FMN riboswitch aptamer (RFN element) from uncultured Ruminococcus sp., 110 nucleotides, folded computationally. It matches the Rfam family "FMN riboswitch aptamer (RFN element)". About the family: The RFN element is a highly conserved domain that is found frequently in the 5'-untranslated regions of prokaryotic mRNAs that encode for flavin mononucleotide (FMN) biosynthesis and transport proteins. Gene Ontology term of the family: FMN binding.
RNA sequence: AUCUUCAGGGCAGAGUGAAAUUCUCUACCGGCAGUUAAAGUCUGCGAGCCUUUAUGGGUUGAAUCGGUGAAAUUCCGAUACCGACGGUUAUAGUCCGGAUGUGAGAAGAU
Numbered sequence: 001a002u003c004u005u006c007a008g009g010g011c012a013g014a015g016u017g018a019a020a021u022u023c024u025c026u027a028c029c030g031g032c033a034g035u036u037a038a039a040g041u042c043u044g045c046g047a048g049c050c051u052u053u054a055u056g057g058g059u060u061g062a063a064u065c066g067g068u069g070a071a072a073u074u075c076c077g078a079u080a081c082c083g084a085c086g087g088u089u090a091u092a093g094u095c096c097g098g099a100u101g102u103g104a105g106a107a108g109a110u
Stems, first nucleotide, its partner, number of pairs: 001110006013025003027094002029083002031045004040081002048059004063079005085097003
């Protein structure tokens, strides 16, 4: 450099109601790379959204305290917080849809 493959998880139980996996109690989930040590909440990136003929440009959520240690906002303990767009008999991180998509990137072959 070329090619191939892979590359997102999650409403169990209960309540109200004509109707809710959408509300309430409660449960559950956490993309990729980096970082002296393992991260949804640190740094950067991807997805999403807006825009552009296109390359590209813009935008883009959330954490503290204590402990151990040479080193941790990453481990352990405690208590918090966050989650695109469209749809829906009723408001969605978890249902359905764009999507057999896109893709940070990972592995392999030559």